[in-house]
């Protein structure tokens, strides 16, 4: 210089166009005579812009990053 692949929560990680699952941590509480388990709530509007759609994590384009490949 070309071509691809990934980007979702602090971390891993689902999730084929219809309100974003689950685990670890980490906060509050229940419950104990204190804890410890255990149970119960809270924690992501999806990497950024635009398009398509009644509707977009998802589908098309640009851009950032990080990683592989070809020269």
């Nucleotide at each position: 210089g070309g071509c691809g692949g990934c980007a979702u929560a602090g971390c891993c990680a689902a999730g084929u166009g219809g309100u974003a699952a689950g685990g670890c941590a980490g906060a509050g509480g229940u419950c104990u005579g204190c804890a410890a388990a255990a149970c119960c709530u809270c924690c992501a509007c999806c990497a950024a812009g635009a398009g398509u759609u009644c509707g977009a994590g998802u589908c098309u384009c640009u851009u950032u990053g990080c990683c592989g490949c070809c020269u």